Model confidence (mean pLDDT): 86 of 100. A computed fold for a 350-nucleotide part of an RNA from an uncultured bacterium, annotated as small-subunit ribosomal RNA, central domain.
Context: one part of a larger RNA
RNA sequence: CUGUGCGUAAAGGGAGCGUAGGCUGCGUGGCAAGUCAUAUGUGAAAUCCCGGGGCUCAACCCCGGAACUGCAUCCCAUACUGCCGUGCUAGAGAGCUAGAGAGGCAACUGGAAUUCUCGGUGUAGCAAUGAAAUGCAUGUAUAUCGAAACGAAGAUCAAUGACGAAAGCCCGUUGCUGGACAGUAUCUGACGCUCACGCUCGAAUGCUAAGGGAGCGAAAGGGAUUAGAUACCCAUGUAGUCGUAGCAGUCACCGGUGUGCGUGUGGUGUGAGGGGAAUCGACCCCCCUUGUGCGGGAGCUAACGCGUUAAGCGCACCGCCUGCGAAGUACGGUCGCAAGACUAAAACUC
Numbered sequence: 001c002u003g004u005g006c007g008u009a010a011a012g013g014g015a016g017c018g019u020a021g022g023c024u025g026c027g028u029g030g031c032a033a034g035u036c037a038u039a040u041g042u043g044a045a046a047u048c049c050c051g052g053g054g055c056u057c058a059a060c061c062c063c064g065g066a067a068c069u070g071c072a073u074c075c076c077a078u079a080c081u082g083c084c085g086u087g088c089u090a091g092a093g094a095g096c097u098a099g100a101g102a103g104g105c106a107a108c109u110g111g112a113a114u115u116c117u118c119g120g121u122g123u124a125g126c127a128a129u130g131a132a133a134u135g136c137a138u139g140u141a142u143a144u145c146g147a148a149a150c151g152a153a154g155a156u157c158a159a160u161g162a163c164g165a166a167a168g169c170c171c172g173u174u175g176c177u178g179g180a181c182a183g184u185a186u187c188u189g190a191c192g193c194u195c196a197c198g199c200u201c202g203a204a205u206g207c208u209a210a211g212g213g214a215g216c217g218a219a220a221g222g223g224a225u226u227a228g229a230u231a232c233c234c235a236u237g238u239a240g241u242c243g244u245a246g247c248a249g250u251c252a253c254c255g256g257u258g259u260g261c262g263u264g265u266g267g268u269g270u271g272a273g274g275g276g277a278a279u280c281g282a283c284c285c286c287c288c289u290u291g292u293g294c295g296g297g298a299g300c301u302a303a304c305g306c307g308u309u310a311a312g313c314g315c316a317c318c319g320c321c322u323g324c325g326a327a328g329u330a331c332g333g334u335c336g337c338a339a340g341a342c343u344a345a346a347a348c349u350c
Stems, first nucleotide, its partner, number of pairs: 005320002007304002012318001014201004021194003025088007033081002035077001039073004049065006091191001092188003095184003103177006115149001117147005125136002163168001206247004211242001215241002220236001222234002258317006267294010299306002323350001325348001332343004
């Protein structure tokens, strides 16, 4: 060097963009670097291997051959790789047309409910629990009607549904804006795939500054329960939860399944677009593309299961694994306001 793997046994980076690098469509001309062939030179001796010989054998020694798989030079070949030129359109991208969507950002509007305030009616309880108590209430509560204030969240529609790279995304209107898909085949002509380093995004919690604060609610104190109760239950309640500007960069960031391409029996739902048949027209029906599910064939798998959305068969590139614990810890370094994050051992132990 060759090796086995990564859904659940150790192992897919949280996600994207993308540099170097690796890999890269079809035809044709040239070159001959890689590649292939011959020749020549060299590749010391000893050693190794083969044959023969000498010490009584062997080790050991001697002779001959082969080998030394390498390097260099001249020259030949041109399929493949490479380089230079030229052409193509099946990959990729652009254009045009149509529809779908909780994709993103900003501004604005409306309704239900909770709470609070004011006013009316009305009177002795309300609330809570397994049962209670703390708590609220004659300073008129709870209930009910009217008015007004404020913050947060969006019932039904609603889906096994849609969209987004992931995190995620649902009242409505308007503006700005990203992507995917279908049809067309007008243009470019390999412009592609992956991606160490890097950059960007990244739930919740937490942090900084100035706001906001209805409900909920870590901490805290109170009431219960209990042997105790630093809990579970009850009544309060501060940070927080919300908005703006930043920081932090983690998760069971999960499909526990990296990305891209090709290939490959069929069945049945559903979202989007197109075509056909039929029809007055639509629905139904048939076909194609794309997404999302279920069940299952071959094949795969230790089994469970996966199964055209692969965990099948292949290719390209990246990340990662190598007994358990110590430990995702210590030390060092980088980053951070801090909390901490990233990188990452060993002694020892079984």